[in-house]
RNA sequence: AAAUUGAAGGGUUUGAUCCUGGCUCAGAAUGAACGUUGGCGGCGUGGAUUAGGCAUGCAAGUCGUACGGUAAGUUCCCUUCGGGGUGCUUAUAGUGGCGAAAGGGAGAGUAACGCGUGGUUACAUGCCCUCGGGACCGGGAUAGCGGCGGGAAACUGCCGGUAAUACCGGAUAAUAUCUUUGGAUCAAAGGUGUGAUUCCGCCCGAGGAUUGGACCGCGUUCUAUUAGCUUGUUGGCGGGGUAAUGGCCCACCAAGGCUUCGAUGGAUACCGGGUGUGAGAGCAUGGCCCGGCUCACUGGGACUGAGACACUGCCCAGACACCUACGGGUGGCUGCAGUCGAGAAUCUUCGGCAAUGGGGGAAACCCUGACCGAGCGACGCCGCGUGCGGGAUGAAGGCCUUCGGGUUGUAAACCGCUGUCAGUUGGGAGGAAAUGCCGGGGGGUUAUCCCUUCGGCUUGACCGAUCUUCAGAGGAAGGACGGGCUAAGUUCGUGCCAGCAGCCGCGGUAAGACGAACCGUCCAAACGUUAUUCGGUAUCACUGGGCUUAAAGCGUGCGUAGGCGGCCUAGUAGGUGAGAUGUGAAAGCCCACGGCUCAACCGUGGAACUGCGUUUCAAACCACUAGGCUCGAGGAUGGCAGGGGUGAUGGGAACUGAUGGUGGAGCGGUGAAAUGCGUUGAUAUCAUCAGGAACACCGGUGGCGAAGGCGCAUCACUGGGCCAUUUCUGACGCUGAGGCACGAAAGCUAGGGUAGCGAACGGGAUUAGAUACCCCGGUAGUCCUAGCUGUAAACGAUGAGCACUGGGUUGAGGGGACUUCCACAUCUUCUCGGCCGUAGCGAAAGCGUUAAGUGCUCCGCCUGGGGAGUAUGGCCGCAAGGCUGAAACUCAAAGGAAUUGACGGGGGCUCACACAAGCGGUGGAGGAUGUGGCUUAAUUCGAGGCUACGCGAAGAACCUUAUCCUAGACUUGACAUGCUUAAGAAUCCCCUGGAAACAGGGGGGUGCCCUUCGGGGAGCUUUUGCACAGGUGCUGCAUGGCUGUCGUCAGCUCGUGUCGUGAGAUGUUGGGUUAAGUCCCUUAACGAGCGAAACCCUUAUCUUUAGUUGCCAGCGGGUAAUGCCGGGGACUCUAAAGAGACUGCCGGUGUCAAACCGGAGGAAGGUGGGGAUGACGUCAAGUCCUCAUGGCCUUUAUGUCUAGGGCUGCACACGUCCUACAAUGGCACGUACAAAGGGAAGCGAAGUCGCGAGGCCAAGCUAAUCCCAAAAAGCGUGCCCCAGUUCGGAUUGCAGGCUGCAAUUCGCCUGCAUGAAGCCGGAAUCGCUAGUAAUCGCGGGUCAGCAUACCGCGGUGAAUGUGUUCCUGAGCCUUGUACACACCGCCCGUCAAGCCACGAAAGUGGGGAGCACCCGAAGUCGCCGAGCUAACCCUCACGGGAAGCAAGCGCCGAAGGUGAACUCCGCGAUUGGGACUAAGUCGUAACAAGGUAGCCGUAGGGGAACCUGCGGCUGGAUCACCUCCUUU
Repeated sequence: AAAUUGAAGGGUUUGAUCCUGGCUCAGAAUGAACGUUGGCGGCGUGGAUUAGGCAUGCAAGUCGUACGGUAAGUUCCCUUCGGGGUGCUUAUAGUGGCGAAAGGGAGAGUAACGCGUGGUUACAUGCCCUCGGGACCGGGAUAGCGGCGGGAAACUGCCGGUAAUACCGGAUAAUAUCUUUGGAUCAAAGGUGUGAUUCCGCCCGAGGAUUGGACCGCGUUCUAUUAGCUUGUUGGCGGGGUAAUGGCCCACCAAGGCUUCGAUGGAUACCGGGUGUGAGAGCAUGGCCCGGCUCACUGGGACUGAGACACUGCCCAGACACCUACGGGUGGCUGCAGUCGAGAAUCUUCGGCAAUGGGGGAAACCCUGACCGAGCGACGCCGCGUGCGGGAUGAAGGCCUUCGGGUUGUAAACCGCUGUCAGUUGGGAGGAAAUGCCGGGGGGUUAUCCCUUCGGCUUGACCGAUCUUCAGAGGAAGGACGGGCUAAGUUCGUGCCAGCAGCCGCGGUAAGACGAACCGUCCAAACGUUAUUCGGUAUCACUGGGCUUAAAGCGUGCGUAGGCGGCCUAGUAGGUGAGAUGUGAAAGCCCACGGCUCAACCGUGGAACUGCGUUUCAAACCACUAGGCUCGAGGAUGGCAGGGGUGAUGGGAACUGAUGGUGGAGCGGUGAAAUGCGUUGAUAUCAUCAGGAACACCGGUGGCGAAGGCGCAUCACUGGGCCAUUUCUGACGCUGAGGCACGAAAGCUAGGGUAGCGAACGGGAUUAGAUACCCCGGUAGUCCUAGCUGUAAACGAUGAGCACUGGGUUGAGGGGACUUCCACAUCUUCUCGGCCGUAGCGAAAGCGUUAAGUGCUCCGCCUGGGGAGUAUGGCCGCAAGGCUGAAACUCAAAGGAAUUGACGGGGGCUCACACAAGCGGUGGAGGAUGUGGCUUAAUUCGAGGCUACGCGAAGAACCUUAUCCUAGACUUGACAUGCUUAAGAAUCCCCUGGAAACAGGGGGGUGCCCUUCGGGGAGCUUUUGCACAGGUGCUGCAUGGCUGUCGUCAGCUCGUGUCGUGAGAUGUUGGGUUAAGUCCCUUAACGAGCGAAACCCUUAUCUUUAGUUGCCAGCGGGUAAUGCCGGGGACUCUAAAGAGACUGCCGGUGUCAAACCGGAGGAAGGUGGGGAUGACGUCAAGUCCUCAUGGCCUUUAUGUCUAGGGCUGCACACGUCCUACAAUGGCACGUACAAAGGGAAGCGAAGUCGCGAGGCCAAGCUAAUCCCAAAAAGCGUGCCCCAGUUCGGAUUGCAGGCUGCAAUUCGCCUGCAUGAAGCCGGAAUCGCUAGUAAUCGCGGGUCAGCAUACCGCGGUGAAUGUGUUCCUGAGCCUUGUACACACCGCCCGUCAAGCCACGAAAGUGGGGAGCACCCGAAGUCGCCGAGCUAACCCUCACGGGAAGCAAGCGCCGAAGGUGAACUCCGCGAUUGGGACUAAGUCGUAACAAGGUAGCCGUAGGGGAACCUGCGGCUGGAUCACCUCCUUU
């Protein structure tokens, strides 16, 4: 010098956001366990569960220098040679001494002075130290031993005799003890040695040290669903007892003691130093180590002793176990090892006293499972190693691949090097210094004793640092993870299976999430998992949270305890602040230094231990004491307002009933009805009477009250408030756990009352049902009196009080100023009720002097959702029920506010053939066609509300045509490319079988280029084999492309800026206007993009240009006639270019606007008509069978070819059409006028044949030229005369025609004959707003042929509506929402099934803790003690006394028994609700006005959600009105 460097967040509720809030993860730790793996060493650590039971061995002995013996060996002496004596050495049972109360183990009990901390003293203390004194004289026993017995054993009896540091008596006696101050009382042991005042011991006393006993203050878990406990209990006096205080015990006296600051009871638990975690405060914990306590098989008890009520002592009882000869005995591992059991789980029946320590001993020494060591276990911490350098053909192999390559990867191989650890060989420091012995020196008085010093000898269980020999990279790497959190990804397999998962969540055929492989990431002799603790979590908030709506303010007041409390002065010193001092054990944490090679580990010193005690000082604040003050609070006086309360009295309107009158058929009720009432006279109306309940208007975000609540008037009694005066008291105040009182409606008890209304109930409707909504009745109730209940959305969802902090405005009640007076005129002040808003706050909505702002005080309450305000217990209640109030289990959310959408049987505005107004249809008939269904060998496939169904298919006889069916064939293939074998040009022809495909066979025939003449090559065909082809096979939910629909609807977005924490908003809203987000104005927005519009095509008018194949006015020619010809460009027309239309002009309306209305002109007028053109997106819409394409499947077949059949099948149903039902028609005859197209494998004129379809022949035409080609409706004339017809044409027969290889299944057409249904179509439904509907024909594509379909064309040519109430759809704004897969949404309850936990339950089994009574062991204490007794006394002795013992009795007393109650746990037929579960059943309660607004309390009812009554709330939509506010 240092010891005070310390704080992170993420995932998950939503379509998205902010918040609240839970769940979960990342960190550290452990006496751990489990899985996989495992080289070495050091240091630690290891029965946490059954304080369950234990075999075996060891764990407390020692002393011969306390004692008498005994045995063995030995020296000497004696000997009768048997032996005896004596000394020494060794060993020892017994007596005796000390120890055994320590050390070691465990945590059962204990919530306690047990522990911790700090104090106190009425006490004890062996061994140890110091000091003072003492040790004299005697005595009698007893074990051992000997003898005789009992017993299986354990053990034990009798007789004899013996010793002591064993026992006893006497003496001595103080600085001890007692004391009446005279006095009295109390001790001892010797040993060793030749030799002891001296060494080791002994006795008395004092002091010390150490250790212990006892007491006190403070601290020390949960539970009130434990609220009262206590009789030795609390105290006193006197005793007893103890080492010692004390009800510790006893007798008596008094009636106390403890408790909401939690007694008593219950549950759990050894406590502390510390340990883990944490930034800290805390929280959790108490294993190893240290201190304390408690326990020792369970319970009780004492003895001995300095110390015990004693782990390896004693007695008794009990359970268990063992031995037994059945009589009786023995035992206690929670000591070290070890064993069984239970358990997820925890070691060797090891070595040694070498070290440290303990006991005994004078010592040597003995004992020591304390201890030191070793062993086992990766159980933990720490360290080391498994090699190092070079090495690119970037080897092989693996994996992936876009096939190019990439990666594994310098990794390996290979080359060079090193030698840690382990192995092997041989040494080896150190843990050891003492004690003792021998020898020498010095000192202490003598000495056997002590101290010191030197030399020698002596002691290692176990470990072994380190050095060294040898060989060689040799023996030594795994585990988890790789969707996000969280570092690290690819392929294959699997196909909601198998499985994963800490949370969110993965898996249903392309899985980075399962399994595997490769690769990667993180740790590493370990890595993961599980369990637990702290953290994160401010998620119990002291530091450091909240309560309007998220969980949370008691319904309201009064008030006890408690908490908190105005101004001034003085004092005290409890809190508070400062200093000093004692203590806060050691270890641990921290710092510094040091020792093991480092580290872990260890040593030394320091810091710290935030605490407690003592003491000194200060006096601001809190507190206390004393005194004062008036502003808080209260009182007085004078006024004021009021639905404040209680009782009594009175009143009118309405209603119902009764009576009477008038009157005469209905009334009433509803969406519409019916039940009901009425000719016995209702309803209506008039009069009179009766009754009960409620008090219109005034009436008002107006008043009063603590809240509930209070509304006609008058009277009586009564509570509170406000203003003024500033008169009195002098802090008297605020809050308020318990407590007490009040407390809507419903409900209960008793007695009244009952007009209306009206749960229940009855009836009528509605409905699928209707236990409802609606209607007709109607009981309880509603009302009064007296009680009970005590709850509501009892709400401002906002506890009470005080203070402070810009304003504006308004209502109510007072006062003042001003004004001569008045004023509801102005200003001001106090109180009460509202609204808007500043700052601030808030998650936001919002609050905002009436705070949800800023502070203080007190109370209540909350801690995820469900289970549940349930169960259980308790208290209250007559009951209904209320108050208090859990857990198991289950979920990952539940929730608040706001946002964007979507939706609403919400609102506003607007549009559309959406409706309405019209015209014509469909639905009925016959037929055509498509679909479903049925059938079939097959009837191929797709499309399915609108947006499938005359759709793919612009045309299935074969072909088409398909995994359609039957049958027959082919296998590199019907088709493409490449390699390869062999042969041959190619190609052509014929024969056989066959339905054909195909199979088999035969014949003819040889080209091009090069050539070394052998041959080779290109191309083609056939052939062999291989790659591959092929697939209308699957997946449109893997896709591209294309398409449909909303919808030609007017929308959809972006940049910058601004607002908002944010999602988002603004712009895009608003006022107008438009077909339009079209345009204008306004405007925190300004601009822009995709859409709309425009640009494009067509059509309508005109001009110019150009006139052939088109046209023909004029001129000419010609014909029977015709632009037929010459000509012409005028016209029509053709097809190019232009013009034209823009709200441009006028008037009006409108905001000086956009625009709208009307008009003029014009061919056309407000987008002129039509077309093409389709925003962001929606429907996992459609299409793998147009095409393309990923993946999968198939490969002598799901490919290819062929024949025949099928796709056409027919009890039926639907869609779309055609033709009709007729006279606006049909038929016949005559006659007129188009447009747009097509034509060479074609259109085909004219002519001719045929009744006709058509045939024959054949001109023209590559087409403004020729042909198809006749347009039809129309017009004219005639017939038909209302009928199943001269309507209608199906069906069928016969005869023909055409196409085609082929017409039977299965084509079209013609002629003749036949002549069905059908006379205008139920419910319902479709199209259309003008050249449209309707109607009429014509053409084209497809196509050999086949058109009622489709795509086009023109002809004739209407009606109705200028409206938006309704249906449908759409757009914008707004509102509600529990929806977001977005209303085809969400969601509730019963019932049925499975499973789980819990409650109740007749009872039943067990545990715990007491109480009462009985019995009463051992044992202490007391009494007694006739039996017994060596020491002392008397006595010669016998004997007696003293003292003691046995036995007996008494109190207490464990275990045991009995009884009544308490408490906890388990089981329990049955039963109750709850949670969860797959696609069960019934309804539709809630969310939108959820289709009857919902919800709260209460009561009744009902399969169920629920319904109804009464009162309350807005956390109700919509419309209107009132009030208030803001702005002008």
Molecule: small-subunit ribosomal RNA
Organism: Planctomycetaceae bacterium